A computed fold for a 484-nucleotide part of an RNA from an uncultured Sphingobacteriia bacterium, annotated as large-subunit ribosomal RNA, domain I. The full RNA is in RNAcentral, with records from ENA and SILVA. It matches the Rfam family "Bacterial large subunit ribosomal RNA".

Context: one part of a larger RNA
């Protein structure tokens, strides 16, 4: 000390699962906040660290409905209650709601300190409760309004670089990132000074699909890229002397949703610890979707199909009222000059559209446009407004789906997880699920210093024994065997 065998320890891989993600589809909702929100501190339990509820009325309180036997969350203990005089729980309304936070008396190092001026309580000082006391807009004043949050969606105002161009400088990348500002559930647009077209037509926007990577642009590189018109989704139109609508308030109707409520049908042998499984005879079905129960259940729970459901909130749609709408046809406007920007169009022969500057008209017998610019033709009528639906998105709700993952995987996050840890700080960020069909979770007994391990008994279908399903591999023993 090496090989082999057989038995072990550690170890945690595999395998099953799955409570938790991921990725969609349909519906709803896109809420909330000065009558204090998001978001927090701190408290709050008989015993309470931690999560959850919840707020000095504090795992609760009060009324209406439901429900109909057990209950005091996660939590398994032990006390001590509650409840058929209907409790717990479920939907709804509404008290209560500490302190910070827009925080808003005034001040701060958030979660705290500190005043005024009114009542009350006191005889009076003093001092205790309660309520009042920021700002800006509006308004004659009462008084109304506004801020703050908020994942993507949308408009607006700024507005990049790496990159690419095989270097770079026009260009690209891109009006992209990012920042602010402002709105709604969607925003924006939007009812022609629009295309078209010289045979004629069309007839608001928004979105898709073709047109078409075409016309064009372009150190004519790199790239960048329309429109007309056609096929579809939706449709809707008005109004400035008198509108459409849009809110609000009450009153009917109606519909969706609703805590729930009701819901068919199976039995006997056998094997087993267990029957849902084998076998053999029925049964229901607008239900044979799932899930669960000691293996695999249509007829055992729960549920499922088809029905039914109150209050309060909600849409709708009609009636009255009120309010809004709201503005009286568009002049420093259109066109021009410079200078820039936006369109496919980088100044170009460059229309059209914005505009810093400078200039500056006409008035339906005029004007605008139809890609320089003129004529003739056509079409339209600016410099004032509104307008749903087709369309985008997805913090969050129900409901369902996956040739998505199954615990080094899928969210970082199946477990007290943005925890615990780290860092002044921005900020980085983990690990960690599985007894069993039920704790039946090992009474009593030896050994032992022992509450430590162990050996019996003892449960259990089986020790699966709680560092708990299975339990590979490295690693480390023990026993026997050969070998040297």
């Nucleotide at each position: 000390a090496g090989c082999g065998u057989a038995u072990g320890g550690c170890g945690a891989a595999u395998g099953c699962c799955u409570a938790g993600g991921c990725u969609c589809u349909c519906g709803g909702a896109g809420a909330c906040g000065a009558c204090g929100a998001a978001g927090g501190a701190c408290g709050u339990g008989g015993u309470a660290a931690g999560c959850u509820g919840c707020g000095a009325a504090a795992a609760g309180c009060u009324a209406u409905g439901g429900g109909g036997a057990g209950g005091u969350g996660c939590a398994a203990a032990c006390a001590a209650c509650c409840u058929u005089u209907g409790a717990u729980c479920c939907a709804u309304a509404g008290a209560u709601g500490u302190c910070c936070g827009a925080a808003u008396g005034g001040g701060g190092a958030a979660a705290c300190c500190c005043c005024a001026c009114a009542u009350u309580u006191u005889g009076a000082a003093g001092a205790a409760a309660u309520g009042u006391g920021a700002u800006u807009g509006c308004g004659c004043a009462a008084g109304c309004a506004a801020a703050g949050a908020a994942a993507a969606c949308c408009c607006a105002g700024g507005g990049a670089a790496c990159u690419g161009a095989a270097a770079c400088a026009u260009c690209u990348a891109a009006g992209u990132a990012c920042c602010u500002g402002g709105a709604g559930g969607a925003a924006a647009g939007g009812a022609g000074a629009a295309c078209a077209a010289u045979u004629a037509g069309u007839g608001a926007u928004u979105c898709c699909g073709c047109a078409a990577g075409u016309a064009g642009u372009g150190g004519c590189g790199a790239g960048c890229g329309a429109a007309c018109g056609c096929g579809g989704a939706a449709a809707a139109g008005c109004c400035c002397u008198a509108a459409a609508g849009u809110c609000u308030a009450u009153a009917u109707a109606u519909a969706a949703g609703g805590a729930g409520u009701a819901g068919a049908a199976c039995a006997u042998g056998a094997u087993g610890g267990g029957a849902a499984u084998c076998a053999u005879g029925a049964c229901c079905a607008u239900a044979g979707a799932a899930g669960g129960u000691g293996a695999a259940a249509g007829u055992c729970c729960u549920g499922u199909a088809a029905g039914c459901g109150a209050a309060g909130a909600u849409a709708u749609a009609u009636a009255u009222a009120g309010a809004u709408g709201a503005a009286a046809c568009g002049a420093g406007u259109a066109a021009g000059g410079c200078g820039g920007a936006a369109c496919c169009g980088g100044a170009g022969a460059a229309a059209u559209u914005c505009u810093g500057u400078c200039u500056g008209a006409a008035u339906a017998u005029a004007g605008c446009u139809g890609c320089a610019c003129c004529a003739u033709c056509a079409g339209c009528u600016a410099a004032g407004g509104c307008u749903a639906a087709a369309u985008a998105c997805u913090c969050c709700c129900g409901a369902g789906a996956g040739a998505c993952c199954g615990a080094u995987a899928g969210u970082g996050a199946a477990c007290u997880a943005g925890u615990a840890c780290u860092g002044u700080g921005a900020a980085g960020g983990a690990a960690a699920g599985g007894u069993g069909a039920a704790a039946a979770g090992a009474a009593c007994c030896c050994u032992a210093a022992a509450a430590a391990a162990g050996g019996g008994a003892g449960u259990g279908a089986a020790a699966a024994g709680a560092u708990c399903c299975u339990g590979a591999a490295a690693c480390c023993g023990u026993a026997c065997g050969c070998u040297u």